[in-house]
Context: one part of a larger RNA
């Protein structure tokens, strides 16, 4: 040395586990933040490294609720003190306290330091300290105030708001490329992906200058359908509607202008007159005019509405008002009665009362025999059950515990939702007549471009860089160049819930989802170690037992290594390098053969 066997050793598969992870569902919140966040540095414990928790009031401090017998988090025990039935420790709501950085904001600054200045307060005290305040930009207010004469600019105060952060999902604002077209350049990828703004709990759209077709609909959204349809397209690769029709959801409404009061500013205006509601008389006249602006009524539409004159029809009672007197019309408030309303159409709060959320709390019903360490398994006999969900107890538990069904509960704080209070509103219709008003650098046109499924096309429709450039209802715009006829709308202002999106975060449930090379990179003190100037890249590591009962005490040795006896435990080849313990690889014995 080699093969068989048997037994160590070394490895850490494998089978089991699960405080973890993947996903889906419902509901709940759907923001934090100059009253300094989010995320940090340092601190803080009698002894104190980490994690936690918390701020010089520092593992905590005050009040209120809730528990009920211990308790002073966690690795992690021990030492040395404490508290607590005069209710502690814990759990919930409300505050106080909150160092220093960080938007960081009194200046600077290599974050977590360094230097002021003003006021107040300690103090004998100019030093020292302790509070407080000083940043920028916007809007309003107000005080000053240049070149410059009024006046801007610009400067000081005050008041109020921004700022920075956060996962997705929404709106606009730029806005690619790998790659497809079997190459490539028009196309496509994709208005994607990224980057900038900007909001909300959703945003965005929204009450037809819509569709549609000779018949009708009656705002937006969004889900099916239509439909891979019509269509676009180097007619290539590929892009891809809408309408009707079925559901889910339902809400409409303010504004300009005509006219009328008042008001402000500038022009005209002395010829004493046009004016001052109407008659008459008195007064007044820088009063009227006219053109720009505020504020208020008015007023909002498509079988056209409206305004403005006329007329009829239609709630009541009180005051007050005009330059003056009488009268009349006309305004203006207040009551009464009627509608609304906080989620648009205006808009803030308060009271009550119900649910719900943020601690809790009641809560059925099993004994016994043998086996074993251990009974929940077996065996005999019971009970409960609007509760035989589940996990846990020493092997499998409806009746042991926790729970589960079902019911019950807030002193405080917050959300719904009703009411009351509040608060707003109060006219209208009808007929006739007149021809004022009905959003202008618009609408359309003509070049350039974008968006429309729609690539210049026959190309409507939106949108607009540049030039032209209407009209007012007998106007105008669409109905896929364009005319007619015809049939709908009523653009050139503005808001506007619900259906619908999405999930960082909390809470419940749930899985023909993972089980430590798997499942989140991370089940373990992980975005850590550790790599890297830096952006940034990024692991590895689970498991004794039921209970430490974690091995007292003896021996070996140079030994706090190791190992043998005692000892525990069912078990120690369960000994901490600890479950189970394949396999490469090292070894012993024993036997066979060389």
């Nucleotide at each position: 040395a080699g093969c068989a066997c048997a037994c160590a050793g070394g490895g850490g598969a494998u089978g089991c586990c699960c405080u973890g992870g993947c996903g889906c569902a419902g509901g709940u919140a759907g923001g934090c933040g100059a009253u300094g966040a989010a995320g940090g540095a340092c601190g803080u414990g009698g002894c104190a490294a980490g994690c936690u928790g918390c701020g010089a009031u520092a593992a905590g401090c005050u009040c209120c609720g809730g528990g009920g017998a211990g308790c002073c988090g966690c690795u992690a025990a021990g030492c040395g003190g404490g508290c607590u039935u005069c209710g502690a420790u814990c759990c919930g709501g409300a505050g106080a306290u909150g160092u220093c950085c960080g938007a960081a904001u009194g200046g600077g600054g290599a974050a977590a330091c360094c230097c002021a200045c003003c006021g107040c307060g300690g103090u004998g005290a100019a030093g020292c300290c302790g509070c407080g305040g000083u940043a920028u930009c916007c809007u309003c207010a107000u005080c000053u105030g240049a070149a410059u004469a009024c006046a801007u600019a610009g400067g000081g105060u005050g008041a109020g708001g921004a700022a920075g952060c956060g996962a997705a999902c929404c709106c606009g604002g730029g806005g690619a490329a790998g790659g497809g077209a079997a190459c490539c350049a028009u196309c496509u990828c994709a208005g994607u992906a990224c980057c900038c703004g900007g909001a909300g709990g959703a945003a965005g759209u929204g009450a037809a200058a819509g569709c549609a077709a000779c018949c009708g609909c009656g705002a937006u959204u969004c889900c099916c359908u239509g439909a891979g349809u019509a269509g676009c397209g180097g007619c290539g690769a590929g892009c891809g509607a809408a309408a009707c029709g079925g559901g889910a959801a339902c809400a409409g409404c303010c504004c300009a202008a005509a006219c009328c009061a008042c008001u402000u500013g500038c022009a005209u205006g002395u010829u004493a007159a046009a004016g001052c509601c109407c008659u008459g008389g008195c007064g007044c006249g820088u009063u009227g005019u006219g053109c720009a602006g505020g504020u208020g009524g008015g007023g909002u539409c498509g079988a056209g509405g409206g305004a403005c004159c006329u007329g009829a029809c239609u709630u009541g009672g009180c005051u007050c008002c005009g330059g003056c007197c009488c009268g009349g019309a006309g305004g203006a408030g207040c009551c009464a009665g009627a509608g609304a309303g906080u989620c648009a159409a205006a808009a803030a709060g308060g009271g009550c009362a119900a649910u719900u959320u943020u601690a809790g709390c009641u809560g059925a019903a099993u004994a016994c025999c043998a086996u074993g360490g251990a009974a929940a398994g077996g065996g005999u006999a019971a009970c409960c059950a609007u509760a035989g969900a589940a996990g846990g107890u020493g092997a499998u538990a409806g009746u042991c515990a926790u729970g589960u069904a079902a019911g019950c509960g807030a002193a405080a704080a917050a959300a719904u939702u009703g009411u009351c209070u509040c608060u707003c509103u109060c006219c209208g219709u009808c007929a006739g007549g007149c021809a004022c008003c009905c959003a202008a650098g618009u609408a359309c046109c003509a070049c350039g471009g974008g968006a429309c499924a729609c690539g210049u096309g026959g190309a409507a429709u939106c949108c607009u860089g540049u030039g032209g450039g209407a009209a007012u209802u007998u106007g105008g715009g669409a109905g896929g160049a364009c005319c007619a006829u015809c049939u709908u709308c009523u653009a050139a202002g503005g808001c506007u819930a619900a259906a619908u999106a999405c999930u960082a975060a909390c809470c419940u449930g749930c899985g023909a989802c993972c089980g430590a090379u798997a499942g989140u990179g991370u089940a373990c003190c992980a975005g850590u170690a550790c790599c890297g100037u830096g952006a940034g890249g990024g692991a590895a590591a689970g498991g004794u037992g039921a209970a430490a009962a974690g091995a007292a005490c003896c021996c070996c040795u140079g030994u706090u290594a190791g190992g043998g006896g005692a000892g525990u435990g069912a078990a120690a080849u369960a000994g901490a390098a600890c479950c189970u313990g394949a396999a490469a690889c090292c070894g012993u014995g024993u036997g066979c053969g060389u």
Predicted 3D model of a 594-nucleotide part of an RNA (large-subunit ribosomal RNA, domain I) from a wastewater metagenome. Its Rfam family is "Bacterial large subunit ribosomal RNA". Its family is annotated with structural constituent of ribosome and ribosome in the Gene Ontology. The coordinates come from a structure-prediction model, not an experiment, and the mean pLDDT is 82. The full RNA is in RNAcentral, with records from SILVA.